About this RNA
A computed fold for a 74-nucleotide RNA from an Egibacteraceae bacterium, annotated as transfer RNA. Its mean pLDDT, the model's own confidence on a scale to 100, is 81. Its Rfam family is "tRNA".
[in-house]
RNA sequence: GGGGGCGUAGCUCAGCUGGUCAGAGCAGCUGCUUUACACGCAGCAGGUCGCAGGUUCGAGUCCUGUCGCCCCCA
Numbered sequence: 001g002g003g004g005g006c007g008u009a010g011c012u013c014a015g016c017u018g019g020u021c022a023g024a025g026c027a028g029c030u031g032c033u034u035u036a037c038a039c040g041c042a043g044c045a046g047g048u049c050g051c052a053g054g055u056u057c058g059a060g061u062c063c064u065g066u067c068g069c070c071c072c073c074a
Stems, first nucleotide, its partner, number of pairs: 001073007010026004019057001028044005050066005
């Protein structure tokens, strides 16, 4: 330099053919339970979907550029 893959909550990840698709588990917080802790139960909070544009009535999803990480080729 060329090609490919990945990037979504604090962590690990799901999200079909664009249309209840902003979600799960764990972690966190509050309450219940306990003499207390743990476990368990109920609830709550937490997101510029890497970034910037474009297409569309509508984009996490399609297109372009770009950044980071990984792999392959040279």